Molecule: Bacterial RNase P class A
Organism: Bacteroidota bacterium
RNA sequence: UCAGCAUUCCGGUUUGUCGCUUUGCUUUUGGUAAAGAGGAAAGUCCGGGCAACACAGGGCACCAUAUUUCCUAACGGGAAGCUGUUCGCGAGGGCAGGGUAGUGUAACAGAAAAUAACCGCUCCGGUUCCCGGAGUAAGGGUGAAAAGGUGAGGUAAGAGCUUACCGGUACUUGUGGCAACACAGGUAGCCGUACAUCCUAUGGGUUGCAAGAUCAUGUAUACCGGCGCAUGUAGGACGGCCCGUCCGAUGCCGGGGGGUAGAUUGCUAGAGGCUGUUGGUGACAACAGUCCCAGAUAAAUGACAAACACCUUGCUUGCAAGGCACAGAACCCGGCUUACAGGAGUGCUGUUUUU
Numbered sequence: 001u002c003a004g005c006a007u008u009c010c011g012g013u014u015u016g017u018c019g020c021u022u023u024g025c026u027u028u029u030g031g032u033a034a035a036g037a038g039g040a041a042a043g044u045c046c047g048g049g050c051a052a053c054a055c056a057g058g059g060c061a062c063c064a065u066a067u068u069u070c071c072u073a074a075c076g077g078g079a080a081g082c083u084g085u086u087c088g089c090g091a092g093g094g095c096a097g098g099g100u101a102g103u104g105u106a107a108c109a110g111a112a113a114a115u116a117a118c119c120g121c122u123c124c125g126g127u128u129c130c131c132g133g134a135g136u137a138a139g140g141g142u143g144a145a146a147a148g149g150u151g152a153g154g155u156a157a158g159a160g161c162u163u164a165c166c167g168g169u170a171c172u173u174g175u176g177g178c179a180a181c182a183c184a185g186g187u188a189g190c191c192g193u194a195c196a197u198c199c200u201a202u203g204g205g206u207u208g209c210a211a212g213a214u215c216a217u218g219u220a221u222a223c224c225g226g227c228g229c230a231u232g233u234a235g236g237a238c239g240g241c242c243c244g245u246c247c248g249a250u251g252c253c254g255g256g257g258g259g260u261a262g263a264u265u266g267c268u269a270g271a272g273g274c275u276g277u278u279g280g281u282g283a284c285a286a287c288a289g290u291c292c293c294a295g296a297u298a299a300a301u302g303a304c305a306a307a308c309a310c311c312u313u314g315c316u317u318g319c320a321a322g323g324c325a326c327a328g329a330a331c332c333c334g335g336c337u338u339a340c341a342g343g344a345g346u347g348c349u350g351u352u353u354u355u
Stems, first nucleotide, its partner, number of pairs: 002350009012308007020036007038326001042337002045335005050208004062204005067081005082097006098199001102197005118140002120136007148166006167191002169188008212265004221257001223255005235247004272291008310323006
């Protein structure tokens, strides 16, 4: 240099004119000053704060998660590890992980998919070049997968049938590690694999700032008082009925509670940012210093012009043309996921990249 791997960061700059939102000041319907989107503001997937409602206690169902230790306010997130499998020459990447339990399934092919005889091999019988019976998982063929592998013994032929070594499983001892687990040894010939179901353990109350709180014009009006109205009327209560007693509508004025439009609040000083030191492999934590950094509500954060930077193409090699990503806060944080033109840094890799 080329091709890659992992990880971190930036993601336009300046000037002028005209506007928009918030806040401060002011001589107040104006003027002036300051501040004014992101790394994802996105998806709304997970967790937490905050708020309202619900809630004796227990069980079932449903949903999520499932290796170890640590981090954290918390998490299904992250860090560092462990085991298996898989991709890559490699740096590295992907996936998975509780259970010696039970049950089910394993297409096609194949005799057989877990009480395995199609061919073959061996023995026996019939009898001749075939047929039948028995034994056999060493060989062939099928398949993604075929009953642990290799050698020796053994046998009619074979077989963990026996044995040596290797691999695995279960139980067990020791050593190391906080642990997952690793390493070494012993015992048992115990020896298919994958997936699903199922079981077990842990967690989960519901709704979201349009939550919720405060103020409250107009209209209508529960209720209360006064006036008015009437022979206390219509009507009602007590009562079997009559008498009687009590209450008493519709209008006007005042009070008054709840509450719609609307306004204020919640609302941004926070598990905050930046810098440094210390501890830790790391996620992260502690301490010190310093800073204040959007708060709109149909919704501000913009438009135009110029210069520069960057990218592509063209050639006359310093000019021209074109382009300049994804995307736009809405209660706030921590994550995850997804989108993203172009650029920069750090560490690392090398199957036959180049010098």